Description
Predicted 3D model of a 470-nucleotide part of an RNA (small-subunit ribosomal RNA, 5' domain) from Paracoccus methylarcula. The sequence was found in a public genome assembly. It matches the Rfam family "Bacterial small subunit ribosomal RNA". Rfam links the family to the GO terms structural constituent of ribosome and ribosome. Its mean pLDDT, the model's own confidence on a scale to 100, is 84.
Context: one part of a larger RNA
RNA sequence: GAACGAACGCUGGCGGCAGGCUUAACACAUGCAAGUCGAGCGAUCCCUUCGGGGAUAGCGGCGGACGGGUGAGUAACGCGUGGGAACGUGCCCUUCACUGCGGAAUAGCCCAGGGAAACUUGGAUUAAUACCGCAUACGCUUCGGGGGAAAGAAUUUCGGUGAAGGAUCGGCCCGCGUUGGAUUAGGUAGUUGGUGGGGUAAUGGCCUACCAAGCCGACGAUCCAUAGCUGGUUUGAGAGGAUGAUCAGCCACACUGGGACUGAGACACGGCCCAGACUCCUACGGGAGGCAGCAGUGGGGAAUCUUAGACAAUGGGGGCAACCCUGAUCUAGCCAUGCCGCGUGAGUGAUGAAGGCCUUAGGGUUGUAAAGCUCUUUCAGCUGGGAAGAUAAUGACGGUACCAGCAGAAGAAGCCCCGGCUAACUCCGUGCCAGCAGCCGCGGUAAUACGGAGGGGGCUAGCGUUGUUC
Numbered sequence: 001g002a003a004c005g006a007a008c009g010c011u012g013g014c015g016g017c018a019g020g021c022u023u024a025a026c027a028c029a030u031g032c033a034a035g036u037c038g039a040g041c042g043a044u045c046c047c048u049u050c051g052g053g054g055a056u057a058g059c060g061g062c063g064g065a066c067g068g069g070u071g072a073g074u075a076a077c078g079c080g081u082g083g084g085a086a087c088g089u090g091c092c093c094u095u096c097a098c099u100g101c102g103g104a105a106u107a108g109c110c111c112a113g114g115g116a117a118a119c120u121u122g123g124a125u126u127a128a129u130a131c132c133g134c135a136u137a138c139g140c141u142u143c144g145g146g147g148g149a150a151a152g153a154a155u156u157u158c159g160g161u162g163a164a165g166g167a168u169c170g171g172c173c174c175g176c177g178u179u180g181g182a183u184u185a186g187g188u189a190g191u192u193g194g195u196g197g198g199g200u201a202a203u204g205g206c207c208u209a210c211c212a213a214g215c216c217g218a219c220g221a222u223c224c225a226u227a228g229c230u231g232g233u234u235u236g237a238g239a240g241g242a243u244g245a246u247c248a249g250c251c252a253c254a255c256u257g258g259g260a261c262u263g264a265g266a267c268a269c270g271g272c273c274c275a276g277a278c279u280c281c282u283a284c285g286g287g288a289g290g291c292a293g294c295a296g297u298g299g300g301g302a303a304u305c306u307u308a309g310a311c312a313a314u315g316g317g318g319g320c321a322a323c324c325c326u327g328a329u330c331u332a333g334c335c336a337u338g339c340c341g342c343g344u345g346a347g348u349g350a351u352g353a354a355g356g357c358c359u360u361a362g363g364g365u366u367g368u369a370a371a372g373c374u375c376u377u378u379c380a381g382c383u384g385g386g387a388a389g390a391u392a393a394u395g396a397c398g399g400u401a402c403c404a405g406c407a408g409a410a411g412a413a414g415c416c417c418c419g420g421c422u423a424a425c426u427c428c429g430u431g432c433c434a435g436c437a438g439c440c441g442c443g444g445u446a447a448u449a450c451g452g453a454g455g456g457g458g459c460u461a462g463c464g465u466u467g468u469u470c
Stems, first nucleotide, its partner, number of pairs: 001470004006466005013342006019335002021300001026298003030295003035062003040059002043056005069253003078178007087170002092166008100134004110123005152158002179225003186216003191213008228250004232243004255276005278289004306332001308331003314328001315326004345375004355366004379411001381406005389397001414459005419440003425454005435442002
C1' cells in the first nucleotide's frame, strides 16, 4: 500500500447494488416449511332447477431420494483431472406387440369392548387401477422340472403390460495431483493371492470354506495432529504466498450410535424400529419429541437481521383440466457491513467588519471566510399523474420506479493527525507528575512529542483504532 462475512470509538443526509452467527454440529416455546388426485374405489354428508354439483375420513396412485440447511466427520478414489468395463435408470422420446377370463380378502362403515391419553382388541359386512389364480405374449433355462405378470375409464383422448433402442441421472474401477510431524519405523491374519460357493443392478475378500504365504514401507508404510474438496477469492510485476464467506459443482451429515423396510432411486432432515442422553405429558399403568428448513427465543460471543408479504414472475410436486401446495423463489423490513453515485449550495462581496488567536503592540492571521446583494432547487419535503415486469386474463413488490408542479438556502459534516519516518506550528497549562507512544523516543520550569486553544495538513458520510492475510 491492498484486502476483509469484520469488531470497537467518535460522527452520520439520500439513493442503487450486494452482504449479514466466522463462536455452542449448544438447547429450543410458537407459527409455517410436502403435498396432490373424486377422470382408480366403495362409503358418508350437504346443496339441487332432479339434469346435476360440492365436501371429505379411509383404501389406492404419484410425489415426500427434488428443492432448502450445515461442515461435525473425512487425509479418502472424498475431491480435481483424464480414462475404463462388469451395471441400473421412475417420469420423458422412438419402434413393435398386447391390454382376455376368473377368484379370495381388507380398511372405511356398523356392533361390542379396553385405555387418562397415545392408541387399540374382537365380531359382522363391502369396493377398486389394492391382492391372487389361469390364458396369451415376453423373458430365463442345466430341458427333469420349478416359478410366473398386467387395468381399465372411454367421445376424441388419458392410461396399463411386455420387448428393443435413446436421452438423462446414478453405482463401480483405475493413472496422476491433493496439510504438518521421524521427539511416529516398522505395519498387516480376511491380512495378500488362488479355487469353489454365496451375495449384489454390477466387478471385487464384499462375505464364506479350503489352499498357498504373502502384501505395504525412508520414493515415508503405520501412527498422531489438523482439515470438507474444487471453480474460485485475495495479494503480488510475476513466480509464489494466504484463503475456500456470498454464487456454482461434488461429497458428508440430520439429537448420539446401530439397523433394515418400502421403492426406479434412501439405509431416507420435517419416514419406521432398537439402544442412549435430554426435554415434556400422565389418572404412575404408560406415552410424546428432535429448527445444521424460514422467522424467532435462551445461551455462548467483540460480533451478525423480521416470529413480514405473495405465489404476480421463474421453477418444483400432484392433477385431463380448473386448480391446490411450495419460508424454493420473488419481494419488502433492519444494519454506513461493503462497493458505487449524489448532496450539504452557486456567483459576487474589503471597511480586509466584529469576535478569536498571535504580536516586536506597528501589525499579522482566521479571511471572500462571514454579513450583504443576485441566483439555483439536485437530494429530502408537499401536491398531482403514474408504468414496464404479463400473454386475452392474473402484479406481492406498489400508488413503487419515473414524470410534472410548489415552497424556500431552506432539512443535511465529521473524524484523525501536525518531533522524525510523514503532509501540517505557535501560545498557555503541567513540571520524570499527569500523560503520549507503530519504531526511534518525549515529559525533571520557556515541551512544535503530555492536556487545552488558535492556526494548519489529510480523508470525507465517513474517519480512526484493533485483528487477520499478502